[in-house]
Context: one part of a larger RNA
Molecule: small-subunit ribosomal RNA, central domain
Organism: uncultured bacterium
RNA sequence: UUGGGCGUAAAGAGCUCGUAGGUGGUUUGUUACGUCUGCUGUGAAAACCUAGGGCUUAACCCUGGGCCUGCAGUGGAUACGGGCAGACUAGAGGUAGGUAGGGGAGAAUGGAAUUCCCGGUGUAGCGGUGAAAUGCGCAGAUAUCGGGAGGAACACCGGUGGCGAAGGCGGUUCUCUGGGCCUUACCUGACACUGAGGAGCGAAAGCGUGGGGAGCGAACAGGAUUAGAUACCCUGGUAGUCCACGCCGUAAACGUUGGGCGCUAGGUGUGGGGUCCUUCCACGGACUCCGUGCCGCAGCUAACGCAUUAAGCGCCCCGCCUGGGGAGUACGGCCGCAAGGCUAAAACUC
Numbered sequence: 001u002u003g004g005g006c007g008u009a010a011a012g013a014g015c016u017c018g019u020a021g022g023u024g025g026u027u028u029g030u031u032a033c034g035u036c037u038g039c040u041g042u043g044a045a046a047a048c049c050u051a052g053g054g055c056u057u058a059a060c061c062c063u064g065g066g067c068c069u070g071c072a073g074u075g076g077a078u079a080c081g082g083g084c085a086g087a088c089u090a091g092a093g094g095u096a097g098g099u100a101g102g103g104g105a106g107a108a109u110g111g112a113a114u115u116c117c118c119g120g121u122g123u124a125g126c127g128g129u130g131a132a133a134u135g136c137g138c139a140g141a142u143a144u145c146g147g148g149a150g151g152a153a154c155a156c157c158g159g160u161g162g163c164g165a166a167g168g169c170g171g172u173u174c175u176c177u178g179g180g181c182c183u184u185a186c187c188u189g190a191c192a193c194u195g196a197g198g199a200g201c202g203a204a205a206g207c208g209u210g211g212g213g214a215g216c217g218a219a220c221a222g223g224a225u226u227a228g229a230u231a232c233c234c235u236g237g238u239a240g241u242c243c244a245c246g247c248c249g250u251a252a253a254c255g256u257u258g259g260g261c262g263c264u265a266g267g268u269g270u271g272g273g274g275u276c277c278u279u280c281c282a283c284g285g286a287c288u289c290c291g292u293g294c295c296g297c298a299g300c301u302a303a304c305g306c307a308u309u310a311a312g313c314g315c316c317c318c319g320c321c322u323g324g325g326g327a328g329u330a331c332g333g334c335c336g337c338a339a340g341g342c343u344a345a346a347a348c349u350c
Stems, first nucleotide, its partner, number of pairs: 003322004007304002012318001014201004021194003025088007033081002035077008048066007091191001092188003096183004103177007110154001115149007125136002162169002206247006215241002220236004258317006266295012299306002323350003332343004
């Protein structure tokens, strides 16, 4: 709990879909619920405010008025909001025609490289480091040539370039499949925005069952370094990393910036589409719509900076913050196989 805020000070939920709710385009009629207004009733007295009065004054007391911001009834107003009925097309969606893309899922397939195995050549070293050593090697290593096995990742293209809601997505081909953008202005006729709960998706690590295992590599072992070295460096190396299915549900899940709509100087790159001019074509030029960067005006900002991709000017809806520590902890509840997750205090202390 009014308010003020949420890029970096505390604060935007990791993301999307969507229920209730909140909010909602242009126009006509109607209603009179909200809204505005007149009148009537009621709104006890006291208190309070005010004008007077009474105790010598004051406190106190008495009288009149106001106040009682409200409720009900009734008469009216109809701009705005709502209800009902009708119309519209600028929002939204659809049709038609194009188009770019590492968007998703499954299957197949390719070459380079590492490792291992077999064979050939060949001989004493190789490897590794700051320097070494552990390690590997005359049972023939390293190097080199040929053949084979297997797993994982896809050099160049590659780009503040593309796609996706986010997480994320990159060799090639095929199958299935989602979304976007542009053009047309043919259709529907407000069908919209947001979204408490809820549902789904969600990197890595981790967990379960079964496979797989080349390289890398927590743990672990050894060698060094060092005063020590449970590290940094080196030699090995298990889980894991990979696949299938099922869990987990977190992150500096970041643009540390919720979503939607409208408005507000420009300049310059780049990706996709369209129109026109030029044109044999490829280029090129002008305009325009959608994306993605940089610079910059007004404005904003504590400053840094932001600046038509706003952190500017406004409206709608949601989430969140309210001094530091204690603490994202305890307890309880829900979820999970577990690890733990979500929700979330207080004492005390500064």